[in-house]
Molecule: transfer RNA
Organism: Candidatus Levybacteria bacterium RIFCSPHIGHO2_02_FULL_37_13
RNA sequence: GCGCCCGUAGCUCAGCGGAAGAGCGGUUGUCUUAUAAACAACAGGUGCUUGGAUCGUCCCCAAGCGGGCGCA
Numbered sequence: 001g002c003g004c005c006c007g008u009a010g011c012u013c014a015g016c017g018g019a020a021g022a023g024c025g026g027u028u029g030u031c032u033u034a035u036a037a038a039c040a041a042c043a044g045g046u047g048c049u050u051g052g053a054u055c056g057u058c059c060c061c062a063a064g065c066g067g068g069c070g071c072a
Base pairs, nucleotide, nucleotide: 001071002070003069004068005067006066007065010024011023012022013021018055026042027041028040029039030038048064049063050062051061052060
């Protein structure tokens, strides 16, 4: 330099255009002498950035930024 993949909660990741969810983690409660486990509830998101298409986008298009892999 070229090609491909990825960027969503603290972490690992889902999400086939009608506007975001799980597991783990966190907080609170129940239980226990206490802790853990279990159960219940809650909090937590500028969806990498900018522009475009659309009535409407995390999802489609373009450029850029960042990361990974391959080729040279």